[in-house]
Context: one part of a larger RNA
RNA sequence: UUGGGCGUAAAGCGCGUGUAGGCGGUUGGGUAAGUCAGAUGUGAAAGCCUUCCGCUUAACGGAAGAAGUGCAUUUGAAACUGCCCAGCUAGAGUACGGGAGAGGAGAGUGGAAUUCCCGGUGUAGAGGUGAAAUUCGUAGAUAUCGGGAGGAACACCAGUGGCGAAGGCGGCUCUCUGGGCCGAUACUGACGCUGAGACGCGAAAGCGUGGGGAGCAAACAGGAUUAGAUACCCUGGUAGUCCACGCCGUAAACGAUGGGCACUAGGUGUAGGAGGUAUUGACCCCUUCUGUGCCGAAGCUAACGCAUUAAGUGCCCCGCCUGGGGAGUACGGCCGCAAGGCUAAAACUC
Numbered sequence: 001u002u003g004g005g006c007g008u009a010a011a012g013c014g015c016g017u018g019u020a021g022g023c024g025g026u027u028g029g030g031u032a033a034g035u036c037a038g039a040u041g042u043g044a045a046a047g048c049c050u051u052c053c054g055c056u057u058a059a060c061g062g063a064a065g066a067a068g069u070g071c072a073u074u075u076g077a078a079a080c081u082g083c084c085c086a087g088c089u090a091g092a093g094u095a096c097g098g099g100a101g102a103g104g105a106g107a108g109u110g111g112a113a114u115u116c117c118c119g120g121u122g123u124a125g126a127g128g129u130g131a132a133a134u135u136c137g138u139a140g141a142u143a144u145c146g147g148g149a150g151g152a153a154c155a156c157c158a159g160u161g162g163c164g165a166a167g168g169c170g171g172c173u174c175u176c177u178g179g180g181c182c183g184a185u186a187c188u189g190a191c192g193c194u195g196a197g198a199c200g201c202g203a204a205a206g207c208g209u210g211g212g213g214a215g216c217a218a219a220c221a222g223g224a225u226u227a228g229a230u231a232c233c234c235u236g237g238u239a240g241u242c243c244a245c246g247c248c249g250u251a252a253a254c255g256a257u258g259g260g261c262a263c264u265a266g267g268u269g270u271a272g273g274a275g276g277u278a279u280u281g282a283c284c285c286c287u288u289c290u291g292u293g294c295c296g297a298a299g300c301u302a303a304c305g306c307a308u309u310a311a312g313u314g315c316c317c318c319g320c321c322u323g324g325g326g327a328g329u330a331c332g333g334c335c336g337c338a339a340g341g342c343u344a345a346a347a348c349u350c
Base pairs, nucleotide, nucleotide: 004321005320006319007304008303012318014201015200016199017198021194022193023192025088026087027086028085029084030083031082033081034080035077036076037075038074039073040072041071042070049065050064051063052062053061054060091191092188093187094186095185096183097182098181103177104176105175106174107173108172109171110154115149116148117147118146119145120144121143125136126135162169163168206247207246208245209244210243211242215241216240220236221235222234223233258317259316260315261314262313263312266295267294268293269292270291271290272289273288274287275286276285299306300305323350324349325348332343333342334341335340
């Protein structure tokens, strides 16, 4: 390579937008590039294969034939693919009417709590632990009441609830703004799917500049524990955590499960919508669409399990895997301020 695979054995890019490319609904007409059939030419010799012949046989050799899956030219076919033309509406989209939401960005604002400061009351302890000590406190702590400052996070509501492509998003109000869902008609007329490169987004930590700093807290210091204790526990505590702007580009970035379409028993929750039934009305009940869970048929699976939210049955496109270690390393290249990231071997060894 062929083949076989990718939930857990090696293997789905962290996620999106989208270029090239690949693939692509339905009807009619045309064309004849692919496709199919015929003919002609060519496809050297030797070799392979068949038949016959020559060495006593065979190997070997000789003759004839066949084959040479291919290419070119030409004639034809028109189902399928392609291309061209003209249509269609079931895919896709637009308009209209509804409705849900921690979706995003900015501005403002609220209460509880921690800490600190000021004042009052008040006195000897407080704190902490398995037990202690370091620590704080008669210069008045802890406790309690009143006032003030500041930063960060938003208890209850809260829910295998919601929203988002993923990362992620949670007090309240306003402004700007993205997406999805439902309903009924009208319109466009295949405008679609995927997506190598590319571009954008991307938790935490980390980096740069400038702010901010209550609590927490790497590093660090001390107290304990211990044989030791560069830890676990305790008392402190700086970066950081927060904001603005700019980098970084990683993760058990996980559903460890790429995206799209179609098909294949059900049962039961829940969220958003629509319709029906019922009713004074709201519920209840039934149907249906979209999402999100649980349990399960067939089927699949090495098993576990998955099972209309598939890991079932098929098609299209992309990514990835190919024994363990060496190694996600070296070298080179690209990116980065750096930390490092991306791409990615070999010797050797089992």

RNAcentral holds the full RNA, with entries from ENA. Small-subunit ribosomal RNA, central domain from a Pseudomonadota bacterium, 350 nucleotides, folded computationally. The organism belongs to Pseudomonadota, within Bacteria. Its mean pLDDT, the model's own confidence on a scale to 100, is 88.